[in-house]
Description
Predicted 3D model of RNase P RNA and transfer RNA as a complex of 481 nucleotides. Rfam match: Bacterial RNase P class A. Its mean pLDDT, the model's own confidence on a scale to 100, is 76.

RNA sequence: CAGGUCGGCCAGGCGGUCGCGCUCCGCGCCAGACGCGGGGUGAGGAAAGUCCGGGCUCCACAGGGCACGGUGCUGGGUAACACCCAGGCGGGGUAACCCGACGGACAGGGCCACAGAAACAGACCGCCAGCGGUGGGGAAAACAGUUUAUAGCGGUUUGUCCCCUGGCUGGUAAGGGUGAAAAGGUGGUGUAAGAGACCACCGGCGUCCGGGGUGACCCGGGCGGCCAGGCAACCCCCACCGGGAGCAAGGCCAAGCAGGGGCGACGUAGGGGGAGGGCGGCCCUCCCUCUACACGGGGCGGCCCGUCCCGUCCGAGCCCCGGGUAGGCCGCUUGAGGCGGUGGGCAACCGCCGUCCCAGAGAGAUGACCGCCCCCGACAGAACCCGGCUUAUCGGCCGGCCUGGAGC
RNA sequence: GCCACCCUAGCUCAAUCGGCAGAGCAGCCGCUUCGUAAGCGGCCGGUUGUCGGUUCAACUCCGACGGGUGGCU
Numbered sequence: 001c002a003g004g005u006c007g008g009c010c011a012g013g014c015g016g017u018c019g020c021g022c023u024c025c026g027c028g029c030c031a032g033a034c035g036c037g038g039g040g041u042g043a044g045g046a047a048a049g050u051c052c053g054g055g056c057u058c059c060a061c062a063g064g065g066c067a068c069g070g071u072g073c074u075g076g077g078u079a080a081c082a083c084c085c086a087g088g089c090g091g092g093g094u095a096a097c098c099c100g101a102c103g104g105a106c107a108g109g110g111c112c113a114c115a116g117a118a119a120c121a122g123a124c125c126g127c128c129a130g131c132g133g134u135g136g137g138g139a140a141a142a143c144a145g146u147u148u149a150u151a152g153c154g155g156u157u158u159g160u161c162c163c164c165u166g167g168c169u170g171g172u173a174a175g176g177g178u179g180a181a182a183a184g185g186u187g188g189u190g191u192a193a194g195a196g197a198c199c200a201c202c203g204g205c206g207u208c209c210g211g212g213g214u215g216a217c218c219c220g221g222g223c224g225g226c227c228a229g230g231c232a233a234c235c236c237c238c239a240c241c242g243g244g245a246g247c248a249a250g251g252c253c254a255a256g257c258a259g260g261g262g263c264g265a266c267g268u269a270g271g272g273g274g275a276g277g278g279c280g281g282c283c284c285u286c287c288c289u290c291u292a293c294a295c296g297g298g299g300c301g302g303c304c305c306g307u308c309c310c311g312u313c314c315g316a317g318c319c320c321c322g323g324g325u326a327g328g329c330c331g332c333u334u335g336a337g338g339c340g341g342u343g344g345g346c347a348a349c350c351g352c353c354g355u356c357c358c359a360g361a362g363a364g365a366u367g368a369c370c371g372c373c374c375c376c377g378a379c380a381g382a383a384c385c386c387g388g389c390u391u392a393u394c395g396g397c398c399g400g401c402c403u404g405g406a407g408c
Numbered sequence: 409g410c411c412a413c414c415c416u417a418g419c420u421c422a423a424u425c426g427g428c429a430g431a432g433c434a435g436c437c438g439c440u441u442c443g444u445a446a447g448c449g450g451c452c453g454g455u456u457g458u459c460g461g462u463u464c465a466a467c468u469c470c471g472a473c474g475g476g477u478g479g480c481u
Stems, first nucleotide, its partner, number of pairs: 001404010012373007020042009044379001048390002051388005056246004063305004068242005073087005088102001089100004103237002108235002110231003124176002126172006135164005140158004145153002184202006203227001205224008250330004259321005267293012294312006337356008374377001409480007418433004427464001435451005457473005
């Protein structure tokens, strides 16, 4: 210098005028509302998607089991996480560095289309052995013919031999072929042919021992059987986590209104009190209340248990029709907060000290114009809050590291 | 603001437990008819919303994004 890789930061600037939201002060009227004047303050790195995790609020104090859902190497960080940091293993890259839903396939079930013999344990071709038979060819032998002839020639036949062809039974898993995927690899021994059947080396698995590490895991050695594929983002198993709903949560105030219909449980026993009656003891009827059991409903929005509350015909609760309201206040922003320093830790992060207050609306505020400068300005705007992830984004600045080239 | 569901040919919809994406209508060509319609025969038409992942293999399973529909005060 060029290329690459990782991390951090900025998101037009300055000045003026007018305007908007919130808030404070003063005045107008004591207060409120409103008006005027002045001061302070006013969008983001993603405010977005709502994909995770929490705070907060209500439901019961957040219970037990099953189901269901989620997460998935290890250790740590954290309020928590599917996030972050560090490490392990695997993959990519010359490297810096990057990527990984990365538990279990001897717990079980299921699937693996087409092709192929076979998709998890199989035999199509091939190789080999045995058996019996057909057909063909050759040899040999025998028989009759021709011939003078036992030679030669042609013919016929075979309990013989060889070759080819095809059949059955068995062995084999080397070779061929199919497929995304086919039963360790190479060499040798061995065999009828073969094969981890056996041997040597290598790869991989299991197990044991020793060492290192908190651990995932790594290193070394011995032994074993020669070693049975993939999918768990299919069911499932294991470990851990998860109660539900969401600021339209929820609380308070004010105003207004009209009710009607349907469904709907099973009551029983005992105690106490009151009223009336059969003249008083005793008994009967009615009412109120308590307890237990039963039944119905709700909290409990998958089911069961457990528990709490309400009710059982003057009826809880549910459904339908109809009527009213469309206001105000709180929740609301001081918070797992920002900045600076310091200590611990490899780091994420945590502790301590100092300092700062930094939008809070409720139809919803950030805008417009002018001047100057530059590299002429992207994606985009809070609505309960926070930590992450993901997605969108013109460009610019700074730093660490790697590779290549050149010079000193 | 919160929640649920859906995107397949021009239109309306299928596609089993992941295994060659189909049907009807529409369009084009031919037959039939004097001609048109109807009918009959044939043909065309798809990056399954987009991108990535799991798998031998994805419309299907998983994630992100885009678009649409519906519900809740």